Notes:
This is a predicted structure of a 1490-nucleotide RNA (small-subunit ribosomal RNA) from an uncultured prokaryote. Its Rfam family is "Bacterial small subunit ribosomal RNA". Gene Ontology terms of the family: structural constituent of ribosome and ribosome. The RNAcentral record of the sequence draws on ENA. The coordinates come from a structure-prediction model, not an experiment, and the mean pLDDT is 83.
RNA sequence: GGCGGUAUGCCUAACACAUGCAAGUCGAACGCGAAAGUGAUCUUCGGGUCGCGAGUAGAGUGGCGCACGGGGGAGUAACACGGGGGUAAUCUGCCCUGGAGUCUGGAAUAACCCGGUGAAAACCGGGCUAAUGCCGGAUACGCCCGGUGGUUCCUUAAGCCUACGAUCUCCUAGGAGGAUGUAGGAAAAGAUUUAUUGCCAUAGGAUGGGUCCGCGGUCCAUUAGCUAGUUGGUAGGGUAAUGGCCUACCAAGGCUACGAUGGAUAGCUGGUCUGAGAGGAUGAUCAGCCACACUGGAACUGAGACACGGUCCAGACUCCUACGGGAGGCAGCAGUGGGGAAUUUUGCGCAAUGGACGAAAGUCUGACGCAGCAACGCCGCGUGAAGGAUGAAGGCCCUUGGGUCGUAAACUUCUGUCAGUGGGGAAGAAAUGCCCGCAAGGGAGCAUGUGAGAGUGCUGACGGUACCCACAAAGGAAGGACCGGCUAACUCCGUGCCAGCAGCCGCGGUAAUACGGAGGGUCCAAGCGUUAUUCGGAAUUACUGGGCGUAAAGCGCUCGUAGGCGGCUUAUUAAGUCGGAUGUGAAAGCCCCGGGCCCAACCCGGGAACAGCAUCCGAAACUGGUUCGCUAGAGUCUCGGAGAGGAAGGCAGAAUUCCCAGUGUAGGGGUGAAAUCCGUAGAUACUGGGAGGAAUACCAGCAGCGAAGGCGGCCUUCUGGACGAUGACUGACGCUGAGGAGCGAAAGCGUGGGGAGCAAACAGGAUUAGAUACCCUGGUAUUCCACGCCGUAAACGUUGUGCACUAGGUGUCGGGGGUAUUUACCCCCUCGGUGCCGCCGCUAACGCAUUAAGUGCACCGCCUGGGGAGUACGGCCGCAAGGCUAAAACUCAAAGGAAUUGACGGGGGCCCGCACAAGCGGUGGAGCAUGUGGUUUAAUUCGAUGCAACGCGAAGAACCUUACCUGGGUUUGACAUCUAGAGAACCCCUGUGAAAGCAGGGGGUGCCUUCGGGAACGCGGUGACAGAUGCUGCAUGGCUGUCGUCAGCUCGUGUCGUGAGAUGUUGGGUUAAGUCCCGCAACGAGCGCAACCCUUGCCCUUAGUUGCCAGCGGUCCGGCCGGGGACUCUAAGGGGACUGCCGGUGUUAAACCGGAGGAAGGUGGGGAUGACGUCAAGUCCUCAUGGCUCUUACGCCCAGGGCUACACACGUGCUACAAUGGUCGGUACAGAGGGCAGCGACACCGCGAGGUGUAGCAAAUCCCAAAAAGCCGAUCUCAGUACGGAUUGGAGUCUGCAACUCGACUCCAUGAAGUUGGAAUCGCUAGUAAUCGCGGAUCAGCAUGCCGCGGUGAAUACGUUCCCGGGCCUUGUACACACCGCCCGUCACACCACGGAAGCUGUUCGAACCAGAAGUCGGCCGCCUAACCCUCGGGAAGGAGCCGUCCAAGGUUUUGGUGGUGAUUGGGGUGAAGUCGUAACAAGGUAUCC
Repeated sequence: GGCGGUAUGCCUAACACAUGCAAGUCGAACGCGAAAGUGAUCUUCGGGUCGCGAGUAGAGUGGCGCACGGGGGAGUAACACGGGGGUAAUCUGCCCUGGAGUCUGGAAUAACCCGGUGAAAACCGGGCUAAUGCCGGAUACGCCCGGUGGUUCCUUAAGCCUACGAUCUCCUAGGAGGAUGUAGGAAAAGAUUUAUUGCCAUAGGAUGGGUCCGCGGUCCAUUAGCUAGUUGGUAGGGUAAUGGCCUACCAAGGCUACGAUGGAUAGCUGGUCUGAGAGGAUGAUCAGCCACACUGGAACUGAGACACGGUCCAGACUCCUACGGGAGGCAGCAGUGGGGAAUUUUGCGCAAUGGACGAAAGUCUGACGCAGCAACGCCGCGUGAAGGAUGAAGGCCCUUGGGUCGUAAACUUCUGUCAGUGGGGAAGAAAUGCCCGCAAGGGAGCAUGUGAGAGUGCUGACGGUACCCACAAAGGAAGGACCGGCUAACUCCGUGCCAGCAGCCGCGGUAAUACGGAGGGUCCAAGCGUUAUUCGGAAUUACUGGGCGUAAAGCGCUCGUAGGCGGCUUAUUAAGUCGGAUGUGAAAGCCCCGGGCCCAACCCGGGAACAGCAUCCGAAACUGGUUCGCUAGAGUCUCGGAGAGGAAGGCAGAAUUCCCAGUGUAGGGGUGAAAUCCGUAGAUACUGGGAGGAAUACCAGCAGCGAAGGCGGCCUUCUGGACGAUGACUGACGCUGAGGAGCGAAAGCGUGGGGAGCAAACAGGAUUAGAUACCCUGGUAUUCCACGCCGUAAACGUUGUGCACUAGGUGUCGGGGGUAUUUACCCCCUCGGUGCCGCCGCUAACGCAUUAAGUGCACCGCCUGGGGAGUACGGCCGCAAGGCUAAAACUCAAAGGAAUUGACGGGGGCCCGCACAAGCGGUGGAGCAUGUGGUUUAAUUCGAUGCAACGCGAAGAACCUUACCUGGGUUUGACAUCUAGAGAACCCCUGUGAAAGCAGGGGGUGCCUUCGGGAACGCGGUGACAGAUGCUGCAUGGCUGUCGUCAGCUCGUGUCGUGAGAUGUUGGGUUAAGUCCCGCAACGAGCGCAACCCUUGCCCUUAGUUGCCAGCGGUCCGGCCGGGGACUCUAAGGGGACUGCCGGUGUUAAACCGGAGGAAGGUGGGGAUGACGUCAAGUCCUCAUGGCUCUUACGCCCAGGGCUACACACGUGCUACAAUGGUCGGUACAGAGGGCAGCGACACCGCGAGGUGUAGCAAAUCCCAAAAAGCCGAUCUCAGUACGGAUUGGAGUCUGCAACUCGACUCCAUGAAGUUGGAAUCGCUAGUAAUCGCGGAUCAGCAUGCCGCGGUGAAUACGUUCCCGGGCCUUGUACACACCGCCCGUCACACCACGGAAGCUGUUCGAACCAGAAGUCGGCCGCCUAACCCUCGGGAAGGAGCCGUCCAAGGUUUUGGUGGUGAUUGGGGUGAAGUCGUAACAAGGUAUCC
């Protein structure tokens, strides 16, 4: 959530079921036989009798059916299924065909009646009766059988059954058929309207079964051995039938690595889904087969069952009960409970199709046909169509212009599907039947009846449904998911790592296209999404179609069994192979063609196709089998040399250690440095002698040998293999190799020896925060030998073995040949080994490359994401240690390889820098100034925080500033624009108050004008708005710091590489420089470097006041005046320096070194100038700005306070500690600046700060202005001082409205710390450091700070080892947030899954024994008995009962398998910020690893 068609609908509990229905039918097999009602009649009026109802209903005997149809899939790994065969080893009711028969008797029994028992279910006794029920006889017949033994006789039309069967035919399990035959045996049923139909035996058919065989389709080997009726035989039994199917006896077999046995799972198939296919998954609906019917067992009946709606028994469960006993089986259709995520109506009808019965009518049929419910699937249709721009309203967005929803709506015109109402109205129905009529048959005749034909009538659940017509009306009919990428579709708001999303990657921490909502959009559409499942993609189990050097993966190596594969050649065969034919491969489905529903889905008809299997015929190349041969593979013999190949025995020298003796004296030893240790009891050192064990320097080599592990002094003996050369021989004898066997380093184990050195453990000494280590001194096992175990290694070339082929070059080891001269060398050729380099080819790349990782063949082993884990459990091996085999739960989204670019390294190389070194002066100690942290506070506003914050923003906080605090006020506002009103503006005064403000009074009437008003200004009102130093520098712009004035950073084209990327930019030189030169698969270019700019140093030109004054004149002696442009200077323009010149070095280069000239020389000095980028560096408090927040306040005004606090800590400075100095007096020389609310001369006053007064100057003119250090002289004399000046007291000056908090300065007095500063640390390479003063900005006032200026004016640099920073190349890397990285293990905590475990408890296959229902079979048969026989006694036969065999449930004991659970225990996994250390990644700081 509108309609219709058509399919489908308990996947779970084969769990339990109330109720109804689902299998009956036949009177033409048979015997009985009502009632209600009604009519008649009788009546004692209670009722009786008779007829109809009616031979009806009904039950019963009998026949057929109930073994079909319908259901669900528990069991089953099996001849269950599939496909193909056999049955000569078999059956088959009903049906069809052929011929034959159907004669004659008999005895019962149910129903019914009477009686009885019981609650019921049901049962018992007596009596009557029928049949197509049962029985006897005849015919097809003379025999079966029993008795004892032998033998004889007879008969049958054919056929049947049993046994035999000459000859013949057929087929092959030694069988079948079988003329003429031989011997024995078995039948029947009737019914009816008389024409049919039954019945019996038989032959054949059809149909449907039974049974047997080869083949095919699941998993586990952590299931490897199984089997006593087991395998076979003989005989018998049993069956429709073969067979150990069963029994007795005999034999000892049978199955299995091509997987027996055991365990787990499962109905199988046609098909279905998917896929290009091969495959994979699956087995709903429909169809075939199987098995099952509450669970287990059993048989009966029957053509057929061991039987879903039958029987018996046992068990569990449910129900009834009078407690004595009974009843039941929905996995039929509906329906109920339950389980579950989940699956329908207790419907209608036999009208059709099909089935059972019947002669038929017909009855029955939850099969079936229909309807109902469910969007559960598929298919079809509709929800309107055309026009319609003021692009309406409204929503949303907005850059405020607009855009979009959107022709969408409204509105106009039209149509009428579906739904609605009314009317009409099917097909599905043809038969049986009835009637007519004809032919045959039949009959005395009619009739009946069968068949062909004609006619006729009846029958519809669905359903008044489909369909058709009419009517009215756009009227009743659209939703869902999604919109970050994959993947079609974007904006706003809300939220703020919250809430939430999520298939994977991943979103969300204040601007979320990813959450939630909205608008818009996209995709589908009566549906749309989600979840689950299957296939695909996945070549990710690789047959098609993968791999194994380093990613997971070659067994440690060899020998060898099964198996797989196998040289040349002859003939043959025909198993494989190939061709043809035949059969099969059900139908449905898929595919094609055609047809029917309006189309489609759906349905119908036809066709095609189908792997395979079976049979027949053919071919003979290849493979296989058999066979004649061959020598190229393989092997044997002969000769020869090489070798640490193996085993055993012997021998040798050097060295270490120990012992003895001697010489000799104080040390030795050891380390980064030490100590433990040894030594005056004589060490170490040196000499001589001796003992003992182990290993064999040099030779020694990318040399050799061996299968690998491995093998090294010399000699001897024994012994294996490979190689070369020559000929001869065998004749495919070969390759590989699952299992198996052997060998197998080191360590380890057992027993016994041996023990010099070395050396786990252990001890001591050091180191260290610790040091159970690294270093040192000792030292045991071990290391050595013999014998026996172990069986593993990074057992590696991380590369299995064998064979063949495919460019070369160059070493080396062993052997052979050629030429020459016969030997040797050189040279050339060749075989076998072992290295390096290198094409093709291969490889992800690295790399491999005739010793392949190339190209092929053969065989084996192994791999399938990381962790858990090479672990657990089980098994096998081992003395043990342990080894081999080998999982799962759980967990992660990676783990890994190779290469690339960076970054980093207690890696390497080269180079630079006041980086170190060499020097000079400081800081760190003192006092003070200033900034910061911290603390305090009402507030001590905010920011800056390693370098690169801290005399920083601040070039100047008493108020102001000011952002902070307290208090007082104010609300369109202190400021901007617009707007209605009134008023010029403006000025003065009063009260109150701390002020802001509040309240009030007075004066004043301007400018323009079209006379309405307007402009400017202030007042007050409304609302738009203002305002914010409020937040976010991690939303931003701009600006700035820093690496760093380091020399780097890139691009285009080309080339190389799969690619990331590389090359260029690396290399050789050189430079301050990616500066330049040379070389080069690169060639060029850009941003940086340099230069261009400013300043300074030299010169020239021009200009000459306010500057200058050489020469001339004047003078009050001052460039003051006249004058002058020479000089200085000023300020404009030029020149000059370019490695230009010379010599040397260098590559003939670039360049470097030296020199000349020059004021200046190699960038002359200084400045400005800062590449690509890094630090989410700094700043929202300069400014700008997005977003957020406040709006009678986080805005604005005012007063006062605070930013100036003070136990303390740090940074930056000033002044000092003194004699290179202090003090006093005298005296000399700058530069660059500033000045009108200004600088202020001179003069006077004051000790002084300063004051009074005013000349000059808007400045090369006047003023600030004294420069100071210096120089000359005097004094102080090493002391807390005549150093030092803090602090404090007093008195003042100046600025300012105002110096209390909180200014500067002056004078008098006071006179602190401090005597050169620990660890550590800073600056500076020349006009620099150091030192001396001067000016300026800010500014009313306030400077030790900052920015400038000049004066005086050094020392040192050997050099690049080290510290720091940087550049280039290279190397390693497990880092990439890039070493302030990454990362390991224990412990502690939480959670999760798993293993062990004393036990506890299920389940299951067995074993032994007990038990033994029902039932078949066997026996007995004493008890009972209708048919038949009888000599009447009985017999035959049967039954009950009893016994026995087998056997289900059950019981006892017990072995094994497999689950659950379990105190506790073990490791494992996971978990933003726990503990301890630092193991690994760089030489990871002891190289790492096995």